[in-house]
RNA sequence: GGGCCGAUAGCUCAGCUGGGAGAGCGCCGCGUUCGCAAUGCGGAGGUCAGGGGUUCGAUCCCCCUAUCGUCCA
Numbered sequence: 001g002g003g004c005c006g007a008u009a010g011c012u013c014a015g016c017u018g019g020g021a022g023a024g025c026g027c028c029g030c031g032u033u034c035g036c037a038a039u040g041c042g043g044a045g046g047u048c049a050g051g052g053g054u055u056c057g058a059u060c061c062c063c064c065u066a067u068c069g070u071c072c073a
Base pairs, nucleotide, nucleotide: 001072002071003070004069006067010025011024012023013022019056027043028042029041030040031039049065050064051063052062053061
């Protein structure tokens, strides 16, 4: 320098054919307990890497940039 791949909640990751942004764990509150753990219920938490484009509408499609991993040179 070139090819491929990844990125979404604090962490690990889903997200179908372009239309609702989600799960588990963690965190907070309440119940249960003498208390803790466990458990039940509820809640908070998001620049979907950044920018641009297409579209009525983009996590999703297209382009560029930066970056993790990997392969080639």
Predicted 3D model of a 73-nucleotide RNA (transfer RNA) from Azoarcus sp.
The organism belongs to Azoarcus, within Bacteria.
Its Rfam family is "tRNA".
The coordinates come from a structure-prediction model, not an experiment, and the mean pLDDT is 81.